Predicted 3D model of a 182-nucleotide RNA (Lysine riboswitch aptamer) from Jeotgalibacillus soli. Rfam family: Lysine riboswitch aptamer. Rfam's curators write: Riboswitches are metabolite binding domains within certain messenger RNAs that serve as precision sensors for their corresponding targets. Model confidence (mean pLDDT): 75 of 100.
RNA sequence: CGAUGAGGUAGAGGUUGCAGUUAUUAAGAGUAGCUAACCAGAGACUUUAUGGAGUUUAUGACGGUUUGUCAAAAGGAAUAACUGCCGAAGUAUGAAAGAUCCACAUUAUCUUUCCAUACUGGGUUUGCAUCUAACAGGUGUAAAACUGUCACAGAAAUAUUCUGUGGAGAGCUAUUUUAGAG
Numbered sequence: 001c002g003a004u005g006a007g008g009u010a011g012a013g014g015u016u017g018c019a020g021u022u023a024u025u026a027a028g029a030g031u032a033g034c035u036a037a038c039c040a041g042a043g044a045c046u047u048u049a050u051g052g053a054g055u056u057u058a059u060g061a062c063g064g065u066u067u068g069u070c071a072a073a074a075g076g077a078a079u080a081a082c083u084g085c086c087g088a089a090g091u092a093u094g095a096a097a098g099a100u101c102c103a104c105a106u107u108a109u110c111u112u113u114c115c116a117u118a119c120u121g122g123g124u125u126u127g128c129a130u131c132u133a134a135c136a137g138g139u140g141u142a143a144a145a146c147u148g149u150c151a152c153a154g155a156a157a158u159a160u161u162c163u164g165u166g167g168a169g170a171g172c173u174a175u176u177u178u179a180g181a182g
Base pairs, nucleotide, nucleotide: 001182004179005178006177007176008175009174010173011172014086017085018084019083020082021081022080023079024078025077033069034068036066037065038064039063043056044055045054046053048105050103051102052101089120090119091118092117093116094115095113096112097111098110099109100108121147122146124144125143126142127141128140129139130138131137149167150166151165152164153163154162155161156160
C1' cells in the first nucleotide's frame, strides 16, 4: 500500500414516502337507540356451550310492520397542522397479558406487546381473491408503466449523461474504527 471481513456514525428515495397526535369532513345513517300505534302471545337479555348469579316480562316482553325524533357511536377513510421518522412502517400467522357479570373452556369478538416467525425498496394504475356497511380503504396475488439504488452490457457531446437487462432494504451513499491474505 492493501484484496477481503467485522462494526460505529451520518444520509438519500417521494406522481400523496411512513407512522402517531389533534382538529375538521364524508361515510356509517335517517341506521341503532328512544317515542307512539298496530299485529302477535311466552319467554327474553347479560358473546357461545354448561353450571351459577342477576335483570326484564300477561301493566304484554322477545319478534314483525309502520309513525315521530337538528337520533347517535365505534372500528375503517380523507384533508390540514404539528411531532417522530426512512424497516420508516405494514400485513399474515403464532405466543403472552387484558376486556366483554362469576366459574370453567378445544368458544367468539376486541385491545395491548422494546414478543416470535414469514413476506414487502417506494408510491401509482388495472384484474382477481379476501377483510369491510361500503362502489371508500387495507391486505395478498398477477400484470403495467413510474421512481430511488446498485450490478452488468451498449452508446454519446465521456469528472458526466442516455438506453437496455437484472438484483433486493440483510440493500445503497458518505465517512470512520478495527481485523487482515498478500